[in-house]
RNA sequence: CCCCCGACUGCGGGAGAGACCGGCUCUGCGCCGGCGCCGAAGGAGCAACCGCCCCGGAAACUCUCAGGCCGAAGGACCGCAGUCUGCAU
Numbered sequence: 001c002c003c004c005c006g007a008c009u010g011c012g013g014g015a016g017a018g019a020c021c022g023g024c025u026c027u028g029c030g031c032c033g034g035c036g037c038c039g040a041a042g043g044a045g046c047a048a049c050c051g052c053c054c055c056g057g058a059a060a061c062u063c064u065c066a067g068g069c070c071g072a073a074g075g076a077c078c079g080c081a082g083u084c085u086g087c088a089u
Base pairs, nucleotide, nucleotide: 005086006084007083008082009081010080011079012078013077018035020034021033022032023031024030036069037068038067042065043063044062045061049057050056051055
């Protein structure tokens, strides 16, 4: 210096589940209550495994607190482009 990895930004793709019931408002949007569901923001738990092994890290598995169940928004993750020069404890 370059590449990989990492973080960030932009663009593109991106699933699931009641257009449920009742009330208020009412053009619509929306609000409240109820039951039923979803998991791929976030969060939590177990664990294969890993490590510097008194302990710690750890999933797309599990839970459903949060979030979501027309659409919009969001959306793990993937691809492309760009920026940063960023070690571990």